[in-house]
Molecule: transfer RNA
Organism: Candidatus Thermosaccharophagus yellowstonensis
RNA sequence: UGGGGAGUGGUCGAGUGGCAAGACGCUGGGCUCUGGACCCAGAGAUCGGGGGUUCGAAUCCUCCCUCCCCAG
Repeated sequence: UGGGGAGUGGUCGAGUGGCAAGACGCUGGGCUCUGGACCCAGAGAUCGGGGGUUCGAAUCCUCCCUCCCCAG
């Protein structure tokens, strides 16, 4: 430099046009002599950034940033 893949709560990770699952972690409560485990409830993501398409974008297009793989 060229080609391909990835970026979503603190962490992992689903969602592929109709407004963001789940798990771990966290907070409160229950249980327990206490802690852990277990059970119940809850908070937390404008989806890497800008622009565009669309009634509607995490999802499609475009430019850029970061990481990984391949080629030279």